A computed fold for a 489-nucleotide part of an RNA from an uncultured bacterium, annotated as small-subunit ribosomal RNA, 5' domain.
The coordinates come from a structure-prediction model, not an experiment, and the mean pLDDT is 84.
RNAcentral holds the full RNA, with entries from ENA and SILVA.

Context: one part of a larger RNA
RNA sequence: GACAAACGCUGGCGGAAUGUAUUAGGCAUGCAAGUCGCACGGACCUUCGGGUCAGUGGCGGACGGGUGAGUAACACGUGGGUAACCUGCCUCGUAGUGGGGAAUAACUUGUCGAAAGGCGAGCUAAUACCGCAUAACACCCCCGGUGAGAAUCCGGGUGGUAAAAGCAGCAAUGCGCUAUGAGAGGGGCCCGCGGCCGAUUAGCUAGUUGGGGGGGUAACGGCCCACCAAGGCGACGAUCGGUAGCUGGUCUGAGAGGAUGGUCAGCCACACGGGGACUGAGAUACGGCCCCGACUCCUACGGGAGGCAGCAGCUAAGAAUCUUGCGCAAUGGGCGAAAGCCUGACGCAGCAAUUCCGCGUGGAGGAUGAAGGCUCUAGGGUCGUAAACUCCUUUUGCGAGGGAAGAAGAUCUGACGGUACCUCGCGAAUAAGACACGGCUAACUACGUGCCAGCAGCCGCGGUAAUACGUAGGUGUCGAGCGUUGUCC
Numbered sequence: 001g002a003c004a005a006a007c008g009c010u011g012g013c014g015g016a017a018u019g020u021a022u023u024a025g026g027c028a029u030g031c032a033a034g035u036c037g038c039a040c041g042g043a044c045c046u047u048c049g050g051g052u053c054a055g056u057g058g059c060g061g062a063c064g065g066g067u068g069a070g071u072a073a074c075a076c077g078u079g080g081g082u083a084a085c086c087u088g089c090c091u092c093g094u095a096g097u098g099g100g101g102a103a104u105a106a107c108u109u110g111u112c113g114a115a116a117g118g119c120g121a122g123c124u125a126a127u128a129c130c131g132c133a134u135a136a137c138a139c140c141c142c143c144g145g146u147g148a149g150a151a152u153c154c155g156g157g158u159g160g161u162a163a164a165a166g167c168a169g170c171a172a173u174g175c176g177c178u179a180u181g182a183g184a185g186g187g188g189c190c191c192g193c194g195g196c197c198g199a200u201u202a203g204c205u206a207g208u209u210g211g212g213g214g215g216g217u218a219a220c221g222g223c224c225c226a227c228c229a230a231g232g233c234g235a236c237g238a239u240c241g242g243u244a245g246c247u248g249g250u251c252u253g254a255g256a257g258g259a260u261g262g263u264c265a266g267c268c269a270c271a272c273g274g275g276g277a278c279u280g281a282g283a284u285a286c287g288g289c290c291c292c293g294a295c296u297c298c299u300a301c302g303g304g305a306g307g308c309a310g311c312a313g314c315u316a317a318g319a320a321u322c323u324u325g326c327g328c329a330a331u332g333g334g335c336g337a338a339a340g341c342c343u344g345a346c347g348c349a350g351c352a353a354u355u356c357c358g359c360g361u362g363g364a365g366g367a368u369g370a371a372g373g374c375u376c377u378a379g380g381g382u383c384g385u386a387a388a389c390u391c392c393u394u395u396u397g398c399g400a401g402g403g404a405a406g407a408a409g410a411u412c413u414g415a416c417g418g419u420a421c422c423u424c425g426c427g428a429a430u431a432a433g434a435c436a437c438g439g440c441u442a443a444c445u446a447c448g449u450g451c452c453a454g455c456a457g458c459c460g461c462g463g464u465a466a467u468a469c470g471u472a473g474g475u476g477u478c479g480a481g482c483g484u485u486g487u488c489c
Stems, first nucleotide, its partner, number of pairs: 001488003005485005012359006018352002020317001025315003029312003034059003039056002042053004066270003076194007085187003090183008098132001100130002107122006138161003141157005166175003196242003203233003208230004213225003245267004249260004272293005295306004323349001325348003331345001332343004362392004372383004397426006406416001433478005438459003444473005454461002
């Protein structure tokens, strides 16, 4: 000098920020991801215009939000590679959207169960599902070219293979759907280099290292498998152990460097502990599924339910860290043709001097230097222009009146908020403490105490004249703070 600080004493206001660093302990309650009736059949209501609802179907739930347990690793940073890859929605193109079929939920009905939830029969629709047709510059196969290198890229071919869905509107048309090319944005994989400690860890390794072959993947690869070879790593520190999310940054320092990684931003990892796949363009799938485990809850004892490291909040632990608030008005996100709905993201408000910044607690005059305190050589000195008193001002405060911008988008729409701000009125009114005063270090006397009580960061003070203990007066330094402790430079 700094801090996500805590503690002690004290505390007026505003703005901006920050706020479980400990138990990745456990959690009551509410909310945090829905939306579309312009995909579909129903049920109910109806003012006959339409509306509401569960279900089928679509898109979204892989974003956004949290945490830092694990991880010393291509996790991260940086620079490259992909002749080894994927990409929903979006943008720009090209070509199409023909004709059929069989189901199933909802519903009706029967039935099992305490519940959670099932089982059977019957009916029905679709942008749900399945054949057929057609089809290229797509894919497979063949040929040629580029290139150091081609199964892979580019060009060509007589061959083979694979598609679709409709809805709204009077219509025009619009929104979709299928195949394919390109783009944008997003990702996967690989490599060079870089960044902790320990040698009181010296050897480590059997899918281990490589090969040709196969499987698998969007894709290369021992990623996996059988076979073959015997390799691979290591004092330039392998292996093992400890610690740790990484970075932009932040703090300090003249710099080099050291320390650090909270808030904000990028990446990674995780979601009660462990494992697994499914769906999907995309999955560590936090508020999805299955299994095992621990824990909690319900139960009719047969069986079930749950996962706050989302926002609040509770409990525990701790020196210690907030409201079970308001709003979708703005920004952004999801869905929708739209109106709109949802959004504890976000915007705000609340609490905390936790930090930073700003402002105030009055200004001018005022000497018989009042009273009083302290001190004294008893004259005086000092607190001290300080007070009183006179004049003035009104930041702040209180009261009254007015009152936004933020709204994009013609109208309408503001949580914040009757807030900020403006005007008027009132009255110096509502507002000062903390620590220190032996040296370092700025600031000294008196009394009490008597190696006691005590102080102390270091040196050291205290045993009868203590500027070092305690109190008082005075003084110094900072000031809504001041000290102490902890940590880093």